[in-house]
Molecule: transfer RNA
Organism: Deltaproteobacteria bacterium
């Protein structure tokens, strides 16, 4: 340099173009227990990487840019 994959909550990840974007873990609060661990319940937490476009409607489709990964090429 080229191609492909990927970016969604603190972490790991789901999410057929159609209601207010979810789960597990972690965090907070409560219940249970003599107490702890464990278990159960509840709560909080998101510019869906950025910009633009298509559409009645975009996390999802298209274009460009940025970050990460893989393969190939280059390495005089």
């Nucleotide at each position: 340099g080229c191609a492909c994959c990927u970016g969604u909550a603190g972490c790991u990840c789901a999410g057929c173009g159609g209601c207010u974007a979810g789960a597990g873990c972690g965090g907070g609060c409560g219940c249970u227990c003599g107490a702890u661990a464990g278990g159960c319940g509840c709560c909080g937490g998101g510019u869906c990487g950025g910009a633009g476009g298509u559409c009645c409607g975009a996390g999802u489709c298209c274009u460009c840019c940025c970050g990460g990964g893989u393969g190939c090429a280059c390495c005089a």